[in-house]
Molecule: SAM riboswitch aptamer (S box leader)
Organism: Bacteroidales bacterium
RNA sequence: GAGUUAUAAAGAAGAGGGGAGAGACCAGGCUCAGCGAACCUCUGGCAACCUCGGCCAACGCGGCUUGAACGGUGCCAAAACCUGUUCCCUGUAAUGGGAAACUAAUAAUUG
Repeated sequence: GAGUUAUAAAGAAGAGGGGAGAGACCAGGCUCAGCGAACCUCUGGCAACCUCGGCCAACGCGGCUUGAACGGUGCCAAAACCUGUUCCCUGUAAUGGGAAACUAAUAAUUG
């Protein structure tokens, strides 16, 4: 880098370095940012995907609105910041609401 499955309107900060952008891509917005962005390091924390335990189940794939948090990741502004594809509802319309899809992210896994 390519697939598969699952997840998501919750949660979680300081310091040092750095020096202008960041919020995945593109676009329209809107936010954050010299009262210091991205990025790196240290410390702290959140969470519970893997892990370990418990209960259930027992062809196989396992299940839990169960516990722990040492370890492997991950994460610590705003719903994945909002919208942009389809369908449904509301409405004269603008708008608003809901459900999917696509894409991204994270974890596990496959060759």